Notes
Model confidence (mean pLDDT): 85 of 100. This is a predicted structure of a 79-nucleotide RNA (c-di-GMP-I riboswitch aptamer) from an uncultured Desulfuromonadales bacterium. Its Rfam family is "c-di-GMP-I riboswitch aptamer". Gene Ontology term of the family: cyclic-di-GMP binding.

[in-house]
RNA sequence: UCCCGAUAAAGCCGAUCCUUCUGUGAGGAGGGGGCGGAAAGCGACGGGUCUUUGGGACAAAGAUGGCCGAGCUGCCGAA
Numbered sequence: 001u002c003c004c005g006a007u008a009a010a011g012c013c014g015a016u017c018c019u020u021c022u023g024u025g026a027g028g029a030g031g032g033g034g035c036g037g038a039a040a041g042c043g044a045c046g047g048g049u050c051u052u053u054g055g056g057a058c059a060a061a062g063a064u065g066g067c068c069g070a071g072c073u074g075c076c077g078a079a
């Protein structure tokens, strides 16, 4: 350094739910909250799922990175 990941330490993120705002919608943002996470950091590249519109075995435009793969970056340090 890489792999790896502990009932370790310090920080970090923040599911469901409630609430306010926002979007036709999937959803998004803020607050409360805490199931969990070692990439639950970043970006929609591939696949999946979902929405809207046109429609008809699909296409276009979107959403999801806390669905999976691949990519880039990154804290700590026992076995």
Base pairs, nucleotide, nucleotide: 004077005076012037013036017032018031019030020029021028022027035066041072042071045069046068047067048064049063050062051061052060053059054058